[in-house]
The RNA shown here (transfer RNA) has 75 nucleotides and comes from an Ignavibacteriota bacterium.
It was read from a public genome assembly.
Rfam family: tRNA. By type it is a transfer RNA.
RNA sequence: UCGAAGGUAGCUCAAUGGUGGAGCAUUCGGCUGUUAACCGAAGGGUUGCGAGUUCGAGUCUCGCCCUUCGAGCCA
Numbered sequence: 001u002c003g004a005a006g007g008u009a010g011c012u013c014a015a016u017g018g019u020g021g022a023g024c025a026u027u028c029g030g031c032u033g034u035u036a037a038c039c040g041a042a043g044g045g046u047u048g049c050g051a052g053u054u055c056g057a058g059u060c061u062c063g064c065c066c067u068u069c070g071a072g073c074c075a
Stems, first nucleotide, its partner, number of pairs: 001071007010024004018055001026042005048064005
């Protein structure tokens, strides 16, 4: 430099172009002789950045940034 895959909650991942959710973690409560486990609730999101298409974009298009893998170039 080129190609491919990917970037969504603290972590791992969902979401058919039509109200962004789950598990784990965190906090609080219940239960328990205590802890763990279990049950319930709450908090937590500029969906990598910008632009475009659309009535409507996490999703489609373009540019840029970052990560991983592969190829190539220089030395």

Annotation
Model confidence (mean pLDDT): 80 of 100.